A computed fold for a 370-nucleotide RNA from a Candidatus Krumholzibacteriota bacterium, annotated as Bacterial RNase P class A. The coordinates come from a structure-prediction model, not an experiment, and the mean pLDDT is 80. It was read from a public genome assembly, where an Rfam model found it.

[in-house]
RNA sequence: GGAGAGGACGGGAUGAUCGCGGACGCCCUUCGGGGUGUCCGAGGAAAGUCCGAGCUCCACAGGGCAGGGUGCUGGGUAACUCCCAGUGGGGGCGACCCCAAGGAAAGUGCCACAGAAAAUAUACCGCCUCCGGCUUGCCGGAGGUAAGGGUGAAAAGGUGAGGUAAGAGCUCACCGGUGCUGCCGGCGACGGCGGCAGCCAGGUAAACCCCACCCGGAGAAAGACCAAAUAGAAGAGAAGAAGCGGCCCGCUUCGUUUGACUCUCGGGUAGGUCGAUCGUGGCCCGCGGAAACGCCGGUCCCAGAUAAAUGAUCAUCGCCGGUCCGCUUGCGGACCGGGACAGAACUCGGCUUACAAGUCCGCUCCGCCG
Repeated sequence: GGAGAGGACGGGAUGAUCGCGGACGCCCUUCGGGGUGUCCGAGGAAAGUCCGAGCUCCACAGGGCAGGGUGCUGGGUAACUCCCAGUGGGGGCGACCCCAAGGAAAGUGCCACAGAAAAUAUACCGCCUCCGGCUUGCCGGAGGUAAGGGUGAAAAGGUGAGGUAAGAGCUCACCGGUGCUGCCGGCGACGGCGGCAGCCAGGUAAACCCCACCCGGAGAAAGACCAAAUAGAAGAGAAGAAGCGGCCCGCUUCGUUUGACUCUCGGGUAGGUCGAUCGUGGCCCGCGGAAACGCCGGUCCCAGAUAAAUGAUCAUCGCCGGUCCGCUUGCGGACCGGGACAGAACUCGGCUUACAAGUCCGCUCCGCCG
């Protein structure tokens, strides 16, 4: 200098003007509200709503079936499918990355095309033996074989020797796998070093399935309260009540135990209040731990709207890019342009996804120079 891999950070700042939501204080008010001052007012993902919880209501003796989820080990956590540390496997020269990682030797299914055959093994070419024929090295038939060729993503262990008509774990040596087993190391997954057995067994379980463990349902439109209106064979009183009207008379209608009307109760619609923002909370120091994380102490209060506020403009500074100028050659200046993804809606812990222009930290490989 080039290429790469991992982790962390922040996601412009200040001021002015106008405006919005909330809390508290003061003033005014026709009690509906208005004015004014102070303070607070989105995110790293507030998102997707994919997991796990809190909280609320419903259900619930106990056990089983069905259904769903998880699936190496140890630890963390309120809990998790999350996190940390490891083991095993795979990829990369490497830093490092990826893994849904129990069982295919319980059973069933499936394995395109090609190929003889895709799993009870089989036989296209080839190799070998026997029989027959003749043009004497070919053809036909019966059988043996799986070493060689060929097909395929994958072909029934590999190499060598013996053996044989030709061959074959058929036999033997070594290597690999599997099963059983011994010693050593590790909490463990597992690793290392052996011993025995020719046992040699295709793949696929985010296919059915088997094994082990876990799981009740609905969600803040949960739910609780206040309460105009309407429905009430609820309770008490009750002989009058209502309309026309300024008032009286009068008239009409309803009613007098089948109770008009009044009061109360119940009920719950519209609407309102709570739930609702102090919480498994943030920050700092110390201690324990390899880490995730835990503990002690201190300190802070940090949006609560409900059709939904958190915005806009301007100025200065800062960041990045481009053009130009100056020179001290990596700094200064001028002008122009850019600044993402997104946005609370009960609250936390995670995961995943989106993201302009950037900054920092160690690390790897290659090239060059000293």